[in-house]
Context: one part of a larger RNA
RNA sequence: GGUAUAUGGGGGAUGUCUUGGCGUCGAGAGGCGAAGAAGGACGUGGUCGGCUGCGAUAAGCCCGGGGCAGGUGCCAAACAACCGUUAAUCCCGGGAUCUCCCAAUGGGGAAACCCGUUGACACUGGGCAACCAGAUGUCUUCACCGGCGGAUGAAUUCAUAGUCCGUCUGGAGCCAACGCAGGGAACUGAAACAUCUAAGUACCUGUAGGAAAGGAAAUCAACCGAGACUCCGUAAGUAGCGGCGAGCGAAAGCGGAAUAGCCCAAACCGAGAAGCUUGCUUCUCGGGGUUGCGGGCGCUGAUAAGCAGUUACAAAGGCAUUGCCAGCAGAAUGACCUGGAAAGGUCAACCAUAGACGGUGAUAGUCCGGUAUGUAAAAGCAAGAGCUCUGCAUUAUUGUCAGCGUACCAGAGUAGCACGGAGCUCGUGGAACUCCGUGUGAAUCAGGGGGGCCCACCCUCCAAGGCUAAGUACUACUCGACGACCGAUAGUGGAAAGUAGGGCGACCAAACGAUGAAAAGUACCCCUAUUAGGGCAGUUAAAAGUACCUGAAACCAUAUACCU
Numbered sequence: 001g002g003u004a005u006a007u008g009g010g011g012g013a014u015g016u017c018u019u020g021g022c023g024u025c026g027a028g029a030g031g032c033g034a035a036g037a038a039g040g041a042c043g044u045g046g047u048c049g050g051c052u053g054c055g056a057u058a059a060g061c062c063c064g065g066g067g068c069a070g071g072u073g074c075c076a077a078a079c080a081a082c083c084g085u086u087a088a089u090c091c092c093g094g095g096a097u098c099u100c101c102c103a104a105u106g107g108g109g110a111a112a113c114c115c116g117u118u119g120a121c122a123c124u125g126g127g128c129a130a131c132c133a134g135a136u137g138u139c140u141u142c143a144c145c146g147g148c149g150g151a152u153g154a155a156u157u158c159a160u161a162g163u164c165c166g167u168c169u170g171g172a173g174c175c176a177a178c179g180c181a182g183g184g185a186a187c188u189g190a191a192a193c194a195u196c197u198a199a200g201u202a203c204c205u206g207u208a209g210g211a212a213a214g215g216a217a218a219u220c221a222a223c224c225g226a227g228a229c230u231c232c233g234u235a236a237g238u239a240g241c242g243g244c245g246a247g248c249g250a251a252a253g254c255g256g257a258a259u260a261g262c263c264c265a266a267a268c269c270g271a272g273a274a275g276c277u278u279g280c281u282u283c284u285c286g287g288g289g290u291u292g293c294g295g296g297c298g299c300u301g302a303u304a305a306g307c308a309g310u311u312a313c314a315a316a317g318g319c320a321u322u323g324c325c326a327g328c329a330g331a332a333u334g335a336c337c338u339g340g341a342a343a344g345g346u347c348a349a350c351c352a353u354a355g356a357c358g359g360u361g362a363u364a365g366u367c368c369g370g371u372a373u374g375u376a377a378a379a380g381c382a383a384g385a386g387c388u389c390u391g392c393a394u395u396a397u398u399g400u401c402a403g404c405g406u407a408c409c410a411g412a413g414u415a416g417c418a419c420g421g422a423g424c425u426c427g428u429g430g431a432a433c434u435c436c437g438u439g440u441g442a443a444u445c446a447g448g449g450g451g452g453c454c455c456a457c458c459c460u461c462c463a464a465g466g467c468u469a470a471g472u473a474c475u476a477c478u479c480g481a482c483g484a485c486c487g488a489u490a491g492u493g494g495a496a497a498g499u500a501g502g503g504c505g506a507c508c509a510a511a512c513g514a515u516g517a518a519a520a521g522u523a524c525c526c527c528u529a530u531u532a533g534g535g536c537a538g539u540u541a542a543a544a545g546u547a548c549c550u551g552a553a554a555c556c557a558u559a560u561a562c563c564u
């Protein structure tokens, strides 16, 4: 030095556990904010600090409801001082207070700071008083933009701009995803690469809602017909597009989810106003009217007594009722044995609309919390189909329908076309259709658009105004249920944390769980170099002794045997 065995140290694997995560489903909620938000800074307790709560009324104040014997939140014990059956602490609802920063909004600013203005009050001084002055303090006021109303008012006569005043529960800022719109990549793929792809994706911006968007055919279809929109399945990897490469990729139809349709502009009628060319034009309001076998106007005829409604189609509520937001009631077991401990074993019982689950010194339907079931609300919130209520009509100058006539109306710098682009399956192609930019530029119901160049016939629809629930998408947030999900190198980055730490900064970003049933956390004594460690003693079922469950391996040491 090595090998083997034994005993230890060291280390923290493994096993068991779970406070924390992950996922799915259902329900709710889908916003908060100048009445100052989200997020913070600083304070606040009898006693250092952190968390939580709260705001100079500061782990709290007031009121209402619930609840019942203890309480002064957690780490975190102890002491002190207190509160409480005259109902505290605690839970729910409403209210009060709510420093400073932050949209931050009186001005400034290197956030949580500095400096003002207006008025009122306090205080001090003077004055008989009214009142005056003043350092300081408290409260208060003062940003910008927009809408509406008014006053004033230039160049410039009217006017307009501007300025000023009043008013508004107006705007701003924050927020996870989902929506719509305006912009818009590259890596990559094409086995290189440029059209193409990735992809209208990522990302940026604007802006909204609980959903958004879309929406009642100038739509499809095919000579048969359908009948707003949205979403799902299929049609279908089809028809197509494509350096016809890589790839991209519909629609009708069919089957479902859910269903809902409406209002203007105009003609015409009436009222009022303005302008002037004095019989016209324009404007405002009311009626009328909304369609593709239309409407207005004129004539003729038939028919009707209730209908509808708060999400569009007019509009504001109230009440009943129901649910949520604290709670309350809630069945039934004993003995013996083992053991530190009974819930285990044995014997004998009981309850069950409750044998879900969790806890209790091992495994409990009957010990505890609960569970099934039943029940409860002053205040607040939500729904609200029923009632109330509201609108229209009620014998007419009405509504609806039909016929005849008339030719008054039916969205113009629009449709179309040319050029340049974009979107559609469509990459310019024979390229329709839809949407933009520039230019040009119709028709007027005997009209116009579409049916994939174009023409004819035929079919179909009515653009250039607007609103519209449901079915659909999402989950920061609240509640509930569940899991052939994880179990501390796993599961969230995080069982302690966006902390410690790193970085000028943007930002990056950890680790650390378990004594025991209960602290019963080892009194006293002894050794000693001593805030350590150890030996007796004691606790405990067991030292499991806070470096604490179990305690593997590497590594280290001691003892013995053997090898060199």
Stems, first nucleotide, its partner, number of pairs: 001563009015549001016514002020486002022483007029475002031174002039101003042055003046079002049075003061095006070083003106115003116142001119139004123134004144171002146168007178209001179207005189196001193243001219226002230257005240248002261467003264411001268287009292445001294409002296406009306392004317388003321383004327375003333348005349366002351355001357369003416440008426452001447462005501508002521548001525535003